[in-house]
């Protein structure tokens, strides 16, 4: 240098050929309980890694480009 790969909530990961973004840990609050824990319920938390294009609409298509790995030189 040159190919592949992964990159969504704090964490681990779904996301079916483009149509309102979720699960489970674990965060907060409440009930249960003398306290905790464990069980219930509710609720927070994401501009999907960044930039552009295509499209009535993009996590998904397209191009750039940044990190991390794997390969070959």
């Nucleotide at each position: 240098c040159g190919g592949g790969a992964u990159g969504u909530a704090g964490u681990u990961c779904a996301g079916u050929u483009g149509g309102u973004a979720g699960a489970a840990c674990g965060c907060u609050u409440g009930g249960u309980u003398u306290g905790g824990g464990a069980c219930c319920a509710a609720g927070a938390a994401g501009u999907c890694g960044c930039c552009u294009g295509u499209u009535c609409g993009a996590a998904u298509c397209g191009g750039g480009u940044c990190a991390u790995c794997c390969c070959g030189a």